[in-house]
Overview: Predicted 3D model of a 538-nucleotide part of an RNA (small-subunit ribosomal RNA, 5' domain) from an uncultured bacterium. Its mean pLDDT, the model's own confidence on a scale to 100, is 87. Its Rfam family is "Bacterial small subunit ribosomal RNA". The full RNA is in RNAcentral, with records from ENA, Greengenes and SILVA.
Context: one part of a larger RNA
RNA sequence: AACGAACGUUGGCGGCGUGGAUGAGGCAUGCAAGUCGAACGUGAAAGCCGCAAGGUGAGUAGCGUGGCGGACGGGCGAGUAACACGUAAUCAAGCUGCCUGCGAGACGGGGAUAACCUCGGGAAACCGAGGCUAAGACCCGAUGGUCUGCCGGGGGCGCAUGCUCCUGGUAGUAAAUGGGCGGGAUCCUCCGGGAUCGCCUGCUCGCAGAGGUGAUUGCGGCCCAUCAGCUAGUUGGUAGGGUAAUGGCCUACCAAGGCAACGACGGGUAGCCGGCCUUAGAGGGUGGUCGGCCGCACUGGGACUGAGACACUGCCCAGACUCCUACGGGAGGCUGCAGUCGAGAAUCUUCCGCAAUGGGCGAAAGCCUGACGGAGCGACGCCGCGUGGAGGACGAAGGCCUUCGGGUUGUAAACUCCUGUCACGAGUUAAGAAGGACUCCGUACGAACAGUGCGGAGUUUUGACGUAAGCUCGAGAGGAAGCACUGGCUAACUCUGUGCCAGCAGCCGCGGUAAUACAGAGAGUGCGAACGUUGUUC
Numbered sequence: 001a002a003c004g005a006a007c008g009u010u011g012g013c014g015g016c017g018u019g020g021a022u023g024a025g026g027c028a029u030g031c032a033a034g035u036c037g038a039a040c041g042u043g044a045a046a047g048c049c050g051c052a053a054g055g056u057g058a059g060u061a062g063c064g065u066g067g068c069g070g071a072c073g074g075g076c077g078a079g080u081a082a083c084a085c086g087u088a089a090u091c092a093a094g095c096u097g098c099c100u101g102c103g104a105g106a107c108g109g110g111g112a113u114a115a116c117c118u119c120g121g122g123a124a125a126c127c128g129a130g131g132c133u134a135a136g137a138c139c140c141g142a143u144g145g146u147c148u149g150c151c152g153g154g155g156g157c158g159c160a161u162g163c164u165c166c167u168g169g170u171a172g173u174a175a176a177u178g179g180g181c182g183g184g185a186u187c188c189u190c191c192g193g194g195a196u197c198g199c200c201u202g203c204u205c206g207c208a209g210a211g212g213u214g215a216u217u218g219c220g221g222c223c224c225a226u227c228a229g230c231u232a233g234u235u236g237g238u239a240g241g242g243u244a245a246u247g248g249c250c251u252a253c254c255a256a257g258g259c260a261a262c263g264a265c266g267g268g269u270a271g272c273c274g275g276c277c278u279u280a281g282a283g284g285g286u287g288g289u290c291g292g293c294c295g296c297a298c299u300g301g302g303a304c305u306g307a308g309a310c311a312c313u314g315c316c317c318a319g320a321c322u323c324c325u326a327c328g329g330g331a332g333g334c335u336g337c338a339g340u341c342g343a344g345a346a347u348c349u350u351c352c353g354c355a356a357u358g359g360g361c362g363a364a365a366g367c368c369u370g371a372c373g374g375a376g377c378g379a380c381g382c383c384g385c386g387u388g389g390a391g392g393a394c395g396a397a398g399g400c401c402u403u404c405g406g407g408u409u410g411u412a413a414a415c416u417c418c419u420g421u422c423a424c425g426a427g428u429u430a431a432g433a434a435g436g437a438c439u440c441c442g443u444a445c446g447a448a449c450a451g452u453g454c455g456g457a458g459u460u461u462u463g464a465c466g467u468a469a470g471c472u473c474g475a476g477a478g479g480a481a482g483c484a485c486u487g488g489c490u491a492a493c494u495c496u497g498u499g500c501c502a503g504c505a506g507c508c509g510c511g512g513u514a515a516u517a518c519a520g521a522g523a524g525u526g527c528g529a530a531c532g533u534u535g536u537u538c
Base pairs, nucleotide, nucleotide: 001537002536003535005534006533007532008531009530012385013384014383015382016381017380018378019377025341026340027339029338030337031336034068035067036066039065040064041063042062047056048055049054075296076295077294085220086219087218088217089216090215091214094213095212096211099209100208101207102206103205104204105203107141108140109139110138116131117130118129119128120127121126147172148171149170150169151168152167153166154165155164156163157162178201179200180199181198182197183196186195187194188193222268223267224266229259230258231257234256235255236254237253238252239251240250241249271293272292273291274290275286276285277284278283298319299318300317301316302315321332322331323330324329349375351374352373353372357371358369359368360367361366388418389417390416391415398409399408400407401406422479424474425473426472427471428470429469432465435461436460437459438458439457440456441455442454443453444452445451482527483526484525485524486523487508488507489506493522494521495520496519497518503510504509
């Protein structure tokens, strides 16, 4: 000098930060991932009207199929000494949903199934059988290219295997022309509409981009040699399997290699970095908050789906634990936000809001969002402000000391004149609001004065914070100072008590009858809403 601090005494206000460092111990409760009716099938009830039938509620709520998202966001640091991280490179050995640009295309058909209904089993969780039905769900066939495999021809190039471009043959592989809005000539019509045309959106294939991700390598960063030898998929090869892809990644066979004092192997410790602390620097220490990367999700193992996971709030198995049970069987996983118990010196609200920013879904309106924006608690930290200002003695009183003269507290107080920050009361005004909806105008597509996209104008609407902030007015010195130290280091001295006792102490050391070192008092010194102590780092 510093701190995610703790403890003691004390404590007025505000701003900005920051707050489970210990048991990766156990968790009650609520919330934390949904959304789409412009993909599709189905479809209530209460209530109200009615004598009833029925109507309305309403094609609403709900259920399910399907799509996208749930691999992001959020948490934590257990494990990991490793290509995990940092940095620089490589992939001629890769993948990539959504988004952007370009090119091409979407023909014909089929069978199911959930929801629902009926029946059955079960305490429940839930399950089984039969029957009906739709799709952008699923399946079959066709066509097809600059796609893929094989066989050829030619051009260009490279760091080896090779890469790339043009071209011929052959074989293989697509799709949903679905959804929405609109037009008016023509055609069809069961009079609802359809064909057709336009716009928007979606589907398939290919090329490219952006971002993401996988793999490989050089170099760099802990301790112990009281760890000296380690290794059998081990090291290499051949063939195959596997993967998006290289590779002992895996398997079979063959060879006998590979690593190591430039520290292998083993043990201990540890997430890494940007940074942060310290320092004149070099260095040392550290990795909390914020950002990047990695790892983990009760413990261990496994795969499924998918562009992406071996998947925190998905699935399966095993284990420990907790809960329910009709004893047959089931349910669960806060290292999300709050909150609780425990252990601990020690670390907060079971708050408000989606108004903003961002994310998911949706054409949109919008819905969801404990991400986030805010508020709350804690002097935990930094910073700012205040607790009044000026005048005021022949120096009041009281306290303390005294050589008894006086000294000191001390302009300090009283008193006089002022000021009005903060806190208190009243009033008033911005910014965080961009956007959305409706109407109109221009423009692009278009046959179109439909429609849609883009730009503009007008109207209207959206604020959790917020009883906030700012400003104005009112009142009134009123509500706001402590803590440590005073032997030397080290700034600040006397008295009384005590008598090697009681005690102090960071080091040196004080205390055994005059103690500036213990305790109290007065005075002083230092810092000040803090001051000290302890711990840790330089």